Background
The part of an RNA shown here (large-subunit ribosomal RNA, domain IV) has 353 nucleotides and comes from Anaerovirgula multivorans. Model confidence (mean pLDDT): 87 of 100. NCBI's taxonomy places the organism under Bacteria, Bacillota, Clostridia, Natronincolaceae, Anaerovirgula. The full RNA is in RNAcentral, with records from ENA and SILVA.

Context: one part of a larger RNA
RNA sequence: CCAUUGUUAAGGAACUCGGCAAAAUGACCCCGUAACUUCGGGAGAAGGGGUGCCGAAGGGUGUGAAGGCUAUACGCCGUAAGCAUCAAUCGGUCGCAGAGAACAGGCCCAAGCGACUGUUUAGCAAAAACAUAGGUCUCUGCAAAGUCGAAAGACGAAGUAUAGGGGCUGACGCCUGCCCGGUGCUGGAAGGUUAAGGGGAAGUGUAAAUCGUAAGAUGAAGCACAGAACUUAAGCCCCAGUAAACGGCGGCCGUAACUAUAACGGUCCUAAGGUAGCGAAAUUCCUUGUCGGGUAAGUUCCGACCCGCACGAAAGGCGUAACGAUUUGGGCGCUGUCUCAACAAUGGACCCG
Numbered sequence: 001c002c003a004u005u006g007u008u009a010a011g012g013a014a015c016u017c018g019g020c021a022a023a024a025u026g027a028c029c030c031c032g033u034a035a036c037u038u039c040g041g042g043a044g045a046a047g048g049g050g051u052g053c054c055g056a057a058g059g060g061u062g063u064g065a066a067g068g069c070u071a072u073a074c075g076c077c078g079u080a081a082g083c084a085u086c087a088a089u090c091g092g093u094c095g096c097a098g099a100g101a102a103c104a105g106g107c108c109c110a111a112g113c114g115a116c117u118g119u120u121u122a123g124c125a126a127a128a129a130c131a132u133a134g135g136u137c138u139c140u141g142c143a144a145a146g147u148c149g150a151a152a153g154a155c156g157a158a159g160u161a162u163a164g165g166g167g168c169u170g171a172c173g174c175c176u177g178c179c180c181g182g183u184g185c186u187g188g189a190a191g192g193u194u195a196a197g198g199g200g201a202a203g204u205g206u207a208a209a210u211c212g213u214a215a216g217a218u219g220a221a222g223c224a225c226a227g228a229a230c231u232u233a234a235g236c237c238c239c240a241g242u243a244a245a246c247g248g249c250g251g252c253c254g255u256a257a258c259u260a261u262a263a264c265g266g267u268c269c270u271a272a273g274g275u276a277g278c279g280a281a282a283u284u285c286c287u288u289g290u291c292g293g294g295u296a297a298g299u300u301c302c303g304a305c306c307c308g309c310a311c312g313a314a315a316g317g318c319g320u321a322a323c324g325a326u327u328u329g330g331g332c333g334c335u336g337u338c339u340c341a342a343c344a345a346u347g348g349a350c351c352c353g
Stems, first nucleotide, its partner, number of pairs: 001348008010339002014337001019334001027051005036041001038171001052093005059086005067077003070073001094098001106332007113324002118130002134169007146155003172319004177249003182246002184242005191237003197231002203225004209218003250268005277311001278308001289305005
């Protein structure tokens, strides 16, 4: 010097990002126990007291000898017997200390998030993430939907809509507003568009034949080519519905007898212009917003305000008892975290031999 450990005057978080670490609390019995609450809890709330040993007299519980009784039975009664054991009372007594060592909750207040128990990044994250019961939408009538598989086949399920698959939300309480114009989905089938196929008009090549002096022209049938009208499904266009489907939820100007503000009015645009509730928030840039509380002093915290850069209602909104190795702020206790360090022990390193 390093590691591990012990003790420490006075102070007691002044340390620090932060009480990290340490200290403190700790068992059993008794008393006592708040807000809040889903009436179960909260609660071991909090906060107090007792605890050794000896003696005394009683008490409770268990067992129940001897003895007694008769219905002589694996019977009943039975004590001031004995033994075991439990809690309490009174008196005494020793120590600094009696749960005498060891093992064995620190507590309270307020707020955020998540209801809860649970799950997770095997090896830097245990959480506010995932799951969850509950809610809701949607698909599926059974050879189900869905999934695996070229297929056979299997799962679903030896189930049958109180079932099974998928999406979202996430206990509970109060609720869940407006918009269907776009996208999606569902339904509709009148009209428009629309494939192959069907259909086969007109046409083209060839050519008998006909016309022509010739060049050439016309050209039935057949064969070959090419092919118009017409016919023809879904889809799309179209018409409706649907937001706990994907999603969306305005601007400008003026106005009240101080000022300020605008219940009110005008105008433009939209499918509709954000309702309730909440709000400087896990969301607020400006911002350490402003006011209040707590501190001597508070960019954090709590309560308000609302100018919400850029909350908002199942990508749920707002509350909420209980719960949490969760996050934030405050307090009591306690302490070498610190003021400020000291001494000691053990094991190393190191020094001497």